Predicted 3D model of a 475-nucleotide part of an RNA (small-subunit ribosomal RNA, 5' domain) from an uncultured phototrophic eukaryote. Its mean pLDDT, the model's own confidence on a scale to 100, is 87. It matches the Rfam family "Bacterial small subunit ribosomal RNA".
Context: one part of a larger RNA
RNA sequence: GAUGAACGCUGGCGGUAUGCUUAACACAUGCAAGUCGUACGAAGAUUUUUAAUCUUAGUGGCGGACGGGUGAGUAACGCGUGAGUAUCUGCCCUUAGGAAGGGGAUAACGACUGGAAACGGUUGCUAAUACCCUAUAUGCCGAGAGGUGAAAGGCCUAGCCGCCUUAGGAAGAGCUCGCGUCUGAUUAGCUUGUUGGUAGGGUAAUGGCCUACCAAGGCUUUGAUCAGUAGCUGGUUUUAGAGGACGACCAGCCACACUGGGACUGAGACACGGCCCAGACUCCUACGGGAGGCAGCAGUGGGGAAUUUUCCGCAAUGGGCGAAAGCCUGACGGAGCAAUACCGCGUGAGGGAUGAGAGCCUGUGGGUUGUAAACCUCUUUUCUCAAGGAAGAAGCUCUGACGGUACUUGAGGAAUAAGCAUCGGCUAACUCUGUGCCAGCAGCCGCGGUAAUACAGAGGAUGCAAGCGUUAUCC
Repeated sequence: GAUGAACGCUGGCGGUAUGCUUAACACAUGCAAGUCGUACGAAGAUUUUUAAUCUUAGUGGCGGACGGGUGAGUAACGCGUGAGUAUCUGCCCUUAGGAAGGGGAUAACGACUGGAAACGGUUGCUAAUACCCUAUAUGCCGAGAGGUGAAAGGCCUAGCCGCCUUAGGAAGAGCUCGCGUCUGAUUAGCUUGUUGGUAGGGUAAUGGCCUACCAAGGCUUUGAUCAGUAGCUGGUUUUAGAGGACGACCAGCCACACUGGGACUGAGACACGGCCCAGACUCCUACGGGAGGCAGCAGUGGGGAAUUUUCCGCAAUGGGCGAAAGCCUGACGGAGCAAUACCGCGUGAGGGAUGAGAGCCUGUGGGUUGUAAACCUCUUUUCUCAAGGAAGAAGCUCUGACGGUACUUGAGGAAUAAGCAUCGGCUAACUCUGUGCCAGCAGCCGCGGUAAUACAGAGGAUGCAAGCGUUAUCC
């Protein structure tokens, strides 16, 4: 000098930031991902009651792979940087074409029925942009012959929104490689899918990624292997720099989502608020069986020196869905709490000597507190009250959580506002009283055993100041 700090004493205001560093410990409760009726059948409600409107459980589509959290694991192509390609890419933009025939189901619903529940079973009916078949096509495979192989409609209907295929773009993702990336040799050898080849499988794609066969290789004192520690970076902090230490907040990448494993769907996941299995834990149960996962936002217990509200709003920005109106959004915008940090402001200004009184010291003359106070004049930042009152809204109208906030004006009255540490040397600042190697102090040197500037109190002084000291850690 610095800090995501804590503790002690103290505490007026504003702005801007920051706020579980410990138990990746366990979690009550609420909310955090839905949306579309202009894809579909249906049920219900309402009425201008024979056609409309509204609501929605279900089928279907898109989105739940983003956004938000955490840093457990990871010493690794994980990250950083620079190259590369054997690849994929929903929505968006551009390009060229197409959308022809046909079919069978099924949920909802009805009936019957099982179960305590969670949740089902049988049977009957029905629709679609759900599903299937045929056809065709630039495409793809193939040397060729040939093979393979697509579509969907809706509506306020003459235009929009969709659907299928092709080629490109944008943006994103996968994979490969060069270099860099902590400590230990009181870890010296490690390796059998191991290293390479051939063939095949698999993948969007290269590849021992996997399998069979063949060869016996591959790494290593330029530190392999093993062990410990650790998310990485832009950066932060210190420093004249080099270097060191760190990686909170913000931004990029990675990994994880009760623990371990697995795949499904999908353009994209091996998926935080999806599924299946196993485990631990918690809860319900009619004992047959079920339910759950805050490292989302608040909040609770626990741990700890220590870290906030079970708040307001979608008004703005952004995201999902929708043709739109709009709906959803604990992302986000705000408010609340905390002197936790930084910055700013104030606690009055000018005059005022009989140098008042009290206090303290004293050589008893006086000195000091001290222009300090009183007193006079002034101001009103701040404070209280009252009146007005935003920008932030884009987009004609309308639309503001913050918020009657910021700000402006007026009135009132010095009014509402100072502490903390230190004073032996280092180190700015000295006396008195008490104590008597006691009580105590202390960062180092060291003070204290009867005159202690070093302990305790008082007066005075010094330093910083809404803070000041102490402790911890780094340079």